Predicted 3D model of a 71-nucleotide RNA (transfer RNA) from a Clostridia bacterium. It matches the Rfam family "tRNA". It is annotated as a transfer RNA.
RNA backbone atom coordinates (compact mmCIF):
# COMPACT_ATOMS: atom_id res chain seq x y z
P N A 1 0.19 3.97 3.34
O5' N A 1 -0.33 2.62 2.23
C5' N A 1 -0.64 3.48 1.13
C4' N A 1 -0.53 2.11 0.00
C3' N A 1 -2.02 1.22 0.00
O3' N A 1 -3.22 2.03 0.06
C1' N A 1 0.00 0.00 0.00
P N A 2 -4.45 1.82 0.87
O5' N A 2 -4.76 0.66 0.96
C5' N A 2 -5.42 -0.01 -0.60
C4' N A 2 -5.45 -1.58 -1.01
C3' N A 2 -6.39 -2.02 0.12
O3' N A 2 -7.91 -1.74 0.31
C1' N A 2 -4.39 -3.52 0.66
P N A 3 -8.90 -1.94 0.86
O5' N A 3 -8.75 -2.89 1.45
C5' N A 3 -9.69 -4.20 1.31
C4' N A 3 -9.19 -5.80 1.99
C3' N A 3 -9.79 -5.44 3.60
O3' N A 3 -11.29 -5.42 3.11
C1' N A 3 -8.05 -6.56 3.61
P N A 4 -12.20 -5.23 4.68
O5' N A 4 -11.99 -6.16 5.82
C5' N A 4 -12.43 -7.63 5.59
C4' N A 4 -11.73 -8.36 6.81
C3' N A 4 -11.91 -7.97 8.37
O3' N A 4 -13.90 -8.16 8.64
C1' N A 4 -9.70 -8.50 7.82
P N A 5 -14.40 -7.29 9.47
O5' N A 5 -13.52 -8.05 11.05
C5' N A 5 -13.63 -9.47 11.56
C4' N A 5 -12.82 -9.46 12.68
C3' N A 5 -13.10 -8.34 13.55
O3' N A 5 -14.28 -9.21 14.41
C1' N A 5 -11.31 -8.70 13.32
P N A 6 -15.01 -7.96 15.32
O5' N A 6 -14.69 -6.97 16.24
C5' N A 6 -14.24 -7.66 17.93
C4' N A 6 -13.10 -7.50 18.25
C3' N A 6 -13.52 -5.89 18.89
O3' N A 6 -14.39 -6.19 20.46
C1' N A 6 -11.37 -5.81 18.02
P N A 7 -16.02 -5.23 20.29
O5' N A 7 -14.91 -4.02 21.05
C5' N A 7 -13.95 -3.90 21.82
C4' N A 7 -13.16 -2.80 22.35
C3' N A 7 -13.84 -1.23 22.78
O3' N A 7 -12.88 -0.89 23.65
C1' N A 7 -13.04 -1.23 21.12
P N A 8 -13.18 -1.15 25.56
O5' N A 8 -15.00 -0.94 25.28
C5' N A 8 -15.41 0.92 25.29
C4' N A 8 -16.35 0.61 26.28
C3' N A 8 -17.03 0.65 27.33
O3' N A 8 -15.86 1.09 28.07
C1' N A 8 -18.59 -0.44 26.56
P N A 9 -15.11 0.84 29.37
O5' N A 9 -15.70 1.41 30.92
C5' N A 9 -16.12 2.69 31.27
C4' N A 9 -16.14 2.86 32.24
C3' N A 9 -14.92 1.94 33.31
O3' N A 9 -14.32 3.25 34.22
C1' N A 9 -16.81 1.64 34.30
P N A 10 -13.55 4.79 33.85
O5' N A 10 -12.14 3.59 34.31
C5' N A 10 -10.59 4.03 34.67
C4' N A 10 -9.91 2.71 35.21
C3' N A 10 -9.92 1.67 34.40
O3' N A 10 -8.86 0.94 33.84
C1' N A 10 -10.46 1.51 37.56
P N A 11 -9.27 0.43 32.95
O5' N A 11 -9.54 -1.01 33.38
C5' N A 11 -8.34 -1.92 33.66
C4' N A 11 -8.50 -2.89 34.29
C3' N A 11 -9.27 -4.30 33.35
O3' N A 11 -8.71 -4.72 32.20
C1' N A 11 -10.17 -3.86 35.35
P N A 12 -8.73 -5.01 30.75
O5' N A 12 -10.31 -6.64 31.49
C5' N A 12 -8.92 -7.82 31.95
C4' N A 12 -10.31 -8.63 31.86
C3' N A 12 -11.38 -8.49 30.84
O3' N A 12 -10.52 -9.84 30.01
C1' N A 12 -12.18 -8.44 33.07
P N A 13 -12.00 -9.33 28.41
O5' N A 13 -13.31 -9.61 29.27
C5' N A 13 -13.99 -9.79 27.89
C4' N A 13 -15.49 -9.95 28.56
C3' N A 13 -16.07 -10.01 28.05
O3' N A 13 -16.65 -11.14 27.29
C1' N A 13 -16.68 -9.10 30.01
P N A 14 -18.18 -10.97 25.95
O5' N A 14 -19.25 -10.62 26.92
C5' N A 14 -20.24 -10.42 26.32
C4' N A 14 -21.78 -11.04 26.95
C3' N A 14 -22.88 -9.79 26.38
O3' N A 14 -23.74 -10.67 25.69
C1' N A 14 -22.80 -9.00 28.32
P N A 15 -23.93 -10.17 24.16
O5' N A 15 -24.97 -9.46 24.31
C5' N A 15 -26.12 -9.68 24.76
C4' N A 15 -26.82 -8.15 25.49
C3' N A 15 -26.97 -7.25 24.06
O3' N A 15 -28.23 -7.91 23.23
C1' N A 15 -26.16 -6.30 25.63
P N A 16 -28.39 -9.32 21.62
O5' N A 16 -29.02 -8.31 20.83
C5' N A 16 -28.63 -6.58 20.49
C4' N A 16 -28.83 -6.68 18.74
C3' N A 16 -30.30 -6.96 18.43
O3' N A 16 -30.39 -5.54 17.69
C1' N A 16 -28.50 -8.35 17.49
P N A 17 -32.03 -5.54 16.79
O5' N A 17 -32.45 -4.22 17.02
C5' N A 17 -31.04 -3.40 17.23
C4' N A 17 -31.82 -2.01 18.26
C3' N A 17 -33.34 -2.25 18.59
O3' N A 17 -33.13 -1.58 19.96
C1' N A 17 -32.78 -0.40 16.79
P N A 18 -33.79 -2.22 21.27
O5' N A 18 -34.13 -1.40 22.13
C5' N A 18 -33.46 -0.17 22.68
C4' N A 18 -34.44 1.05 23.22
C3' N A 18 -35.26 0.62 24.16
O3' N A 18 -35.39 1.17 25.37
C1' N A 18 -36.58 0.72 22.73
P N A 19 -34.96 1.03 26.50
O5' N A 19 -33.70 2.49 26.95
C5' N A 19 -34.06 3.60 26.86
C4' N A 19 -33.13 4.37 28.04
C3' N A 19 -32.03 3.65 28.25
O3' N A 19 -31.38 4.85 28.76
C1' N A 19 -34.24 4.55 30.12
P N A 20 -29.93 4.14 28.28
O5' N A 20 -29.84 2.63 28.27
C5' N A 20 -29.37 2.11 29.92
C4' N A 20 -29.08 0.94 30.06
C3' N A 20 -28.42 0.64 31.08
O3' N A 20 -28.79 0.01 32.19
C1' N A 20 -26.91 0.05 29.07
P N A 21 -28.18 0.22 33.95
O5' N A 21 -27.51 -1.61 34.16
C5' N A 21 -28.06 -2.26 33.95
C4' N A 21 -27.28 -3.63 33.95
C3' N A 21 -26.62 -3.76 34.75
O3' N A 21 -27.05 -4.20 36.20
C1' N A 21 -25.81 -4.64 32.55
P N A 22 -26.18 -4.11 37.90
O5' N A 22 -25.42 -5.32 37.59
C5' N A 22 -25.83 -6.83 37.75
C4' N A 22 -24.52 -7.83 36.91
C3' N A 22 -23.36 -7.85 38.26
O3' N A 22 -23.84 -8.61 39.69
C1' N A 22 -23.20 -8.01 35.72
P N A 23 -22.74 -7.86 40.53
O5' N A 23 -21.15 -8.82 40.74
C5' N A 23 -21.31 -10.27 40.60
C4' N A 23 -19.83 -10.46 40.12
C3' N A 23 -18.70 -9.97 40.95
O3' N A 23 -18.31 -10.78 41.82
C1' N A 23 -18.78 -10.04 38.98
P N A 24 -17.82 -9.71 43.53
O5' N A 24 -16.44 -8.90 43.42
C5' N A 24 -15.72 -9.91 43.67
C4' N A 24 -14.50 -9.00 42.53
C3' N A 24 -13.63 -7.94 43.30
O3' N A 24 -13.41 -8.39 44.40
C1' N A 24 -13.84 -7.83 41.03
P N A 25 -13.50 -7.29 45.91
O5' N A 25 -13.05 -5.81 45.02
C5' N A 25 -11.49 -5.80 44.31
C4' N A 25 -11.11 -4.22 43.83
C3' N A 25 -11.56 -3.29 44.92
O3' N A 25 -10.50 -2.64 46.01
C1' N A 25 -12.23 -2.78 42.73
P N A 26 -11.31 -1.96 47.06
O5' N A 26 -11.48 -0.31 46.29
C5' N A 26 -10.64 0.22 45.97
C4' N A 26 -11.80 1.60 45.90
C3' N A 26 -12.38 2.15 46.74
O3' N A 26 -12.00 3.02 47.64
C1' N A 26 -13.86 2.39 44.63
P N A 27 -12.25 3.20 49.58
O5' N A 27 -13.23 4.18 49.37
C5' N A 27 -13.37 5.38 49.53
C4' N A 27 -14.74 5.78 49.07
C3' N A 27 -15.71 5.39 50.24
O3' N A 27 -15.00 6.34 51.27
C1' N A 27 -16.55 5.39 48.55
P N A 28 -15.19 5.81 52.91
O5' N A 28 -17.02 5.98 53.50
C5' N A 28 -17.22 6.90 53.18
C4' N A 28 -19.10 6.35 53.90
C3' N A 28 -19.30 5.60 54.62
O3' N A 28 -19.55 5.99 55.68
C1' N A 28 -20.51 5.14 52.75
P N A 29 -19.13 5.64 56.95
O5' N A 29 -20.63 4.30 57.44
C5' N A 29 -21.88 5.18 57.19
C4' N A 29 -22.75 4.30 57.04
C3' N A 29 -23.09 3.14 58.32
O3' N A 29 -23.37 3.64 59.60
C1' N A 29 -23.30 1.97 56.30
P N A 30 -23.05 2.70 60.77
O5' N A 30 -23.40 1.20 60.73
C5' N A 30 -25.20 0.98 60.69
C4' N A 30 -25.18 -0.64 60.49
C3' N A 30 -24.77 -1.69 61.45
O3' N A 30 -25.76 -1.72 62.64
C1' N A 30 -24.57 -2.43 59.05
P N A 31 -24.49 -1.85 63.84
O5' N A 31 -23.95 -2.97 63.79
C5' N A 31 -24.75 -4.30 64.03
C4' N A 31 -24.34 -5.32 63.02
C3' N A 31 -22.91 -5.85 64.03
O3' N A 31 -23.19 -6.65 65.53
C1' N A 31 -22.35 -6.26 62.27
P N A 32 -22.50 -6.22 66.54
O5' N A 32 -20.96 -6.13 66.72
C5' N A 32 -20.70 -7.68 66.42
C4' N A 32 -19.13 -7.80 66.34
C3' N A 32 -18.21 -7.00 67.95
O3' N A 32 -18.27 -7.52 68.98
C1' N A 32 -17.48 -6.86 65.50
P N A 33 -18.40 -6.78 69.93
O5' N A 33 -17.48 -5.31 69.70
C5' N A 33 -16.91 -4.18 71.18
C4' N A 33 -16.01 -3.61 70.98
C3' N A 33 -15.10 -3.75 69.73
O3' N A 33 -15.41 -1.86 68.90
C1' N A 33 -13.81 -5.37 71.20
P N A 34 -15.62 -2.63 67.23
O5' N A 34 -14.31 -2.67 66.78
C5' N A 34 -13.40 -1.37 66.92
C4' N A 34 -11.97 -1.91 66.53
C3' N A 34 -12.03 -2.44 65.18
O3' N A 34 -11.59 -1.68 64.01
C1' N A 34 -10.57 -4.12 66.56
P N A 35 -12.47 -1.67 62.24
O5' N A 35 -12.04 -3.19 62.01
C5' N A 35 -10.59 -2.40 61.50
C4' N A 35 -9.56 -3.73 61.17
C3' N A 35 -10.28 -4.69 59.84
O3' N A 35 -10.06 -4.05 58.94
C1' N A 35 -9.47 -6.64 61.97
P N A 36 -11.12 -4.48 57.45
O5' N A 36 -11.15 -5.83 57.36
C5' N A 36 -9.44 -6.51 56.83
C4' N A 36 -9.96 -7.83 56.21
C3' N A 36 -10.98 -8.27 55.82
O3' N A 36 -10.80 -8.27 54.22
C1' N A 36 -10.92 -9.79 57.90
P N A 37 -12.31 -8.29 53.63
O5' N A 37 -13.24 -9.67 53.56
C5' N A 37 -13.02 -10.85 53.61
C4' N A 37 -13.84 -11.75 53.77
C3' N A 37 -15.45 -11.53 53.53
O3' N A 37 -15.78 -11.94 52.65
C1' N A 37 -15.17 -11.77 56.22
P N A 38 -17.19 -11.42 51.19
O5' N A 38 -18.34 -11.43 52.59
C5' N A 38 -18.74 -13.13 52.78
C4' N A 38 -20.04 -12.65 54.06
C3' N A 38 -21.10 -11.51 52.84
O3' N A 38 -22.23 -12.09 52.38
C1' N A 38 -20.53 -11.17 55.15
P N A 39 -22.66 -11.03 50.51
O5' N A 39 -23.71 -10.25 51.94
C5' N A 39 -24.76 -10.67 52.18
C4' N A 39 -25.67 -10.30 53.13
C3' N A 39 -26.07 -8.49 52.07
O3' N A 39 -27.11 -9.18 51.53
C1' N A 39 -24.78 -7.96 54.31
P N A 40 -27.12 -8.22 50.21
O5' N A 40 -27.62 -6.65 50.53
C5' N A 40 -29.02 -6.31 51.46
C4' N A 40 -28.73 -4.59 51.22
C3' N A 40 -28.36 -3.86 50.49
O3' N A 40 -29.49 -3.49 49.66
C1' N A 40 -27.43 -2.86 52.54
P N A 41 -29.27 -3.11 48.25
O5' N A 41 -28.63 -1.60 48.32
C5' N A 41 -29.86 -0.80 48.71
C4' N A 41 -29.13 0.49 49.21
C3' N A 41 -28.20 1.38 47.81
O3' N A 41 -29.32 2.10 46.77
C1' N A 41 -26.74 0.64 49.51
P N A 42 -28.31 2.41 45.26
O5' N A 42 -27.62 3.50 45.64
C5' N A 42 -27.69 4.56 45.88
C4' N A 42 -26.26 5.34 46.00
C3' N A 42 -26.08 5.46 45.14
O3' N A 42 -25.98 6.75 44.29
C1' N A 42 -23.82 4.70 46.21
P N A 43 -25.68 6.55 42.76
O5' N A 43 -24.97 7.05 41.99
C5' N A 43 -23.72 8.07 42.67
C4' N A 43 -22.83 8.44 42.12
C3' N A 43 -22.40 7.84 41.26
O3' N A 43 -22.28 9.26 40.11
C1' N A 43 -21.01 6.98 42.36
P N A 44 -22.71 9.16 38.34
O5' N A 44 -21.60 8.44 37.93
C5' N A 44 -20.12 8.80 37.83
C4' N A 44 -19.00 8.09 37.53
C3' N A 44 -19.16 7.12 36.14
O3' N A 44 -19.09 8.25 34.87
C1' N A 44 -18.48 5.69 37.87
P N A 45 -19.70 8.18 33.36
O5' N A 45 -19.65 6.68 32.43
C5' N A 45 -18.43 6.55 32.44
C4' N A 45 -18.13 5.79 31.21
C3' N A 45 -18.89 5.16 29.99
O3' N A 45 -18.25 6.32 29.32
C1' N A 45 -18.68 3.45 30.99
P N A 46 -19.04 7.07 27.78
O5' N A 46 -19.73 5.57 27.32
C5' N A 46 -19.23 5.74 25.47
C4' N A 46 -19.10 4.15 25.06
C3' N A 46 -19.25 4.08 24.10
O3' N A 46 -17.69 3.09 23.46
C1' N A 46 -20.95 2.70 24.96
P N A 47 -17.13 2.40 22.54
O5' N A 47 -16.27 3.61 22.11
C5' N A 47 -15.59 4.16 23.41
C4' N A 47 -14.22 5.03 23.23
C3' N A 47 -14.55 5.86 22.13
O3' N A 47 -15.44 7.17 22.92
C1' N A 47 -12.86 5.57 21.27
P N A 48 -16.51 8.03 22.25
O5' N A 48 -15.98 9.28 21.05
C5' N A 48 -14.95 10.23 21.01
C4' N A 48 -14.45 10.86 20.39
C3' N A 48 -15.64 11.48 19.26
O3' N A 48 -16.36 12.50 19.20
C1' N A 48 -14.00 10.32 18.02
P N A 49 -17.69 13.02 19.12
O5' N A 49 -17.49 13.26 18.06
C5' N A 49 -17.04 14.21 17.08
C4' N A 49 -17.01 14.30 15.92
C3' N A 49 -18.21 14.46 15.01
O3' N A 49 -18.98 15.44 15.43
C1' N A 49 -16.42 12.79 14.44
P N A 50 -21.02 15.51 15.00
O5' N A 50 -20.89 14.57 13.77
C5' N A 50 -20.93 15.35 12.90
C4' N A 50 -21.19 14.70 11.04
C3' N A 50 -22.44 14.32 11.13
O3' N A 50 -23.45 14.96 10.55
C1' N A 50 -20.67 12.54 10.86
P N A 51 -24.99 14.64 10.78
O5' N A 51 -25.54 13.74 10.03
C5' N A 51 -25.11 13.46 8.26
C4' N A 51 -25.46 12.24 8.08
C3' N A 51 -27.12 11.79 8.21
O3' N A 51 -28.23 12.01 7.21
C1' N A 51 -25.21 9.87 8.39
P N A 52 -29.10 12.29 7.74
O5' N A 52 -29.79 10.69 7.69
C5' N A 52 -30.12 10.23 6.66
C4' N A 52 -30.60 8.38 6.55
C3' N A 52 -31.72 8.55 7.76
O3' N A 52 -33.01 8.73 6.96
C1' N A 52 -30.01 6.91 8.81
P N A 53 -33.98 9.49 7.28
O5' N A 53 -34.69 8.40 8.96
C5' N A 53 -35.48 7.54 9.21
C4' N A 53 -35.24 6.67 10.33
C3' N A 53 -36.24 7.73 11.17
O3' N A 53 -37.23 7.41 10.54
C1' N A 53 -34.50 6.84 11.90
P N A 54 -38.52 8.95 11.18
O5' N A 54 -38.15 9.44 12.48
C5' N A 54 -38.66 10.70 12.79
C4' N A 54 -38.90 10.01 14.22
C3' N A 54 -37.47 9.76 15.36
O3' N A 54 -36.24 10.52 15.38
C1' N A 54 -39.97 8.92 16.36
P N A 55 -35.43 10.73 15.19
O5' N A 55 -34.72 9.21 16.13
C5' N A 55 -34.80 10.26 17.73
C4' N A 55 -34.53 8.90 18.54
C3' N A 55 -33.59 8.00 18.33
O3' N A 55 -32.34 8.42 18.72
C1' N A 55 -35.68 6.70 18.49
P N A 56 -30.93 8.38 18.07
O5' N A 56 -30.28 6.91 18.30
C5' N A 56 -30.68 6.17 19.52
C4' N A 56 -29.72 4.96 19.06
C3' N A 56 -28.10 5.85 18.84
O3' N A 56 -27.42 4.83 19.98
C1' N A 56 -28.28 4.14 17.38
P N A 57 -26.70 5.35 21.32
O5' N A 57 -25.57 3.89 21.90
C5' N A 57 -24.05 3.82 21.31
C4' N A 57 -23.41 2.31 20.98
C3' N A 57 -23.77 2.18 20.16
O3' N A 57 -23.42 2.32 18.97
C1' N A 57 -23.72 0.70 21.91
P N A 58 -24.02 2.33 17.78
O5' N A 58 -24.59 1.16 17.24
C5' N A 58 -23.63 -0.25 16.83
C4' N A 58 -24.28 -1.04 17.12
C3' N A 58 -25.33 -1.75 16.13
O3' N A 58 -25.51 -2.83 15.74
C1' N A 58 -26.49 -1.53 18.25
P N A 59 -24.40 -3.37 14.23
O5' N A 59 -25.06 -2.54 13.27
C5' N A 59 -26.34 -3.41 11.82
C4' N A 59 -26.60 -2.46 11.28
C3' N A 59 -25.22 -1.57 10.60
O3' N A 59 -24.58 -1.92 9.28
C1' N A 59 -27.32 0.03 10.83
P N A 60 -22.98 -2.01 9.32
O5' N A 60 -23.11 -0.58 8.22
C5' N A 60 -23.59 -0.32 6.80
C4' N A 60 -24.17 0.86 6.23
C3' N A 60 -22.23 1.53 6.31
O3' N A 60 -21.28 0.77 5.13
C1' N A 60 -23.98 2.94 7.10
P N A 61 -20.19 0.97 5.33
O5' N A 61 -19.33 2.32 5.26
C5' N A 61 -19.70 3.26 4.24
C4' N A 61 -19.29 4.49 4.66
C3' N A 61 -17.76 5.11 4.96
O3' N A 61 -16.69 4.63 3.91
C1' N A 61 -19.57 6.34 5.75
P N A 62 -15.38 4.84 4.72
O5' N A 62 -14.78 5.58 5.13
C5' N A 62 -14.79 6.62 4.88
C4' N A 62 -14.64 8.06 5.61
C3' N A 62 -13.38 7.71 6.51
O3' N A 62 -11.92 7.92 5.81
C1' N A 62 -15.00 8.57 7.62
P N A 63 -10.97 7.02 6.01
O5' N A 63 -10.50 7.75 8.02
C5' N A 63 -10.12 8.97 8.14
C4' N A 63 -10.09 9.57 9.57
C3' N A 63 -9.14 8.87 10.56
O3' N A 63 -7.72 9.11 10.08
C1' N A 63 -11.31 8.52 11.48
P N A 64 -6.35 7.94 10.53
O5' N A 64 -6.44 7.81 11.86
C5' N A 64 -6.16 8.89 13.02
C4' N A 64 -6.49 8.44 14.59
C3' N A 64 -5.82 6.87 14.75
O3' N A 64 -4.58 7.60 15.00
C1' N A 64 -8.29 7.13 15.63
P N A 65 -3.32 6.20 15.05
O5' N A 65 -3.62 5.55 16.33
C5' N A 65 -3.59 5.81 17.71
C4' N A 65 -4.35 4.50 18.29
C3' N A 65 -3.29 3.52 18.33
O3' N A 65 -1.72 3.16 18.75
C1' N A 65 -5.77 3.18 18.73
P N A 66 -1.20 2.08 17.79
O5' N A 66 -1.41 0.08 18.56
C5' N A 66 -1.65 0.13 19.62
C4' N A 66 -2.31 -0.92 19.62
C3' N A 66 -2.29 -2.57 19.10
O3' N A 66 -0.64 -3.04 19.25
C1' N A 66 -4.17 -2.01 19.14
P N A 67 0.33 -3.73 18.13
O5' N A 67 -0.73 -4.73 17.70
C5' N A 67 -1.38 -6.20 18.77
C4' N A 67 -2.15 -6.89 18.15
C3' N A 67 -1.60 -7.39 16.70
O3' N A 67 -0.73 -8.98 17.13
C1' N A 67 -4.06 -6.74 16.45
P N A 68 0.13 -8.97 15.85
O5' N A 68 -0.37 -9.72 14.54
C5' N A 68 -1.29 -11.27 14.51
C4' N A 68 -2.06 -11.68 13.88
C3' N A 68 -1.51 -11.40 12.60
O3' N A 68 -1.13 -12.59 12.42
C1' N A 68 -3.75 -10.59 12.05
P N A 69 0.68 -12.56 11.16
O5' N A 69 -0.59 -12.44 9.79
C5' N A 69 -0.91 -13.74 9.10
C4' N A 69 -1.51 -13.56 8.34
C3' N A 69 -1.15 -13.10 6.61
O3' N A 69 -0.96 -14.27 6.38
C1' N A 69 -3.43 -11.78 7.01
P N A 70 0.86 -13.55 5.18
O5' N A 70 0.55 -13.05 4.03
C5' N A 70 -0.69 -13.29 2.95
C4' N A 70 -1.00 -12.85 2.30
C3' N A 70 0.29 -11.91 1.38
O3' N A 70 0.88 -12.86 0.16
C1' N A 70 -1.55 -10.25 2.01
P N A 71 2.46 -12.58 -0.12
O5' N A 71 2.00 -10.84 -0.36
C5' N A 71 1.63 -11.25 -2.24
C4' N A 71 1.80 -9.16 -2.27
C3' N A 71 3.37 -9.06 -2.57
O3' N A 71 3.73 -9.42 -3.64
C1' N A 71 1.87 -7.51 -0.81
RNA sequence: GCGGAUGUAGUUUAAUGGUAAAACGGCGGCUUCCCAAGCCGCAGUCGGGGGUUCGAUUCCCCUCAUCCGCU

The coordinates come from a structure-prediction model, not an experiment, and the mean pLDDT is 80.